RNA sequence: AUGCGGGAGAGAUCCGGCUACGGGCCGGACGCCGAAGGCGCAAAUCCGCCCGGAAACGCUCAGGCAAAAGGACCGCUU
Numbered sequence: 001a002u003g004c005g006g007g008a009g010a011g012a013u014c015c016g017g018c019u020a021c022g023g024g025c026c027g028g029a030c031g032c033c034g035a036a037g038g039c040g041c042a043a044a045u046c047c048g049c050c051c052g053g054a055a056a057c058g059c060u061c062a063g064g065c066a067a068a069a070g071g072a073c074c075g076c077u078u
Stems, first nucleotide, its partner, number of pairs: 001078001003076004011030001013029006031065003037061001038059003045054003
């Protein structure tokens, strides 16, 4: 990497428009989540130490907040 299985968090929030009238689409508002990706080591943690580095830590740009999908990561598999 391939295939199979497992796999968390957080409003089925509110307003306006459109509408093939469908909890559909578009735009906006406020709240919230961290486990695609991205960024950062300011704090705490780890790398014996650090002016260096790292993450599942921090940020929340991106993404997400019924189900489905997605999903870091884990197990088995070739």

This is a predicted structure of a 78-nucleotide RNA (Glycine riboswitch aptamer) from a soil metagenome. The sequence is in RNAcentral, with records from MGnify. Its mean pLDDT, the model's own confidence on a scale to 100, is 82.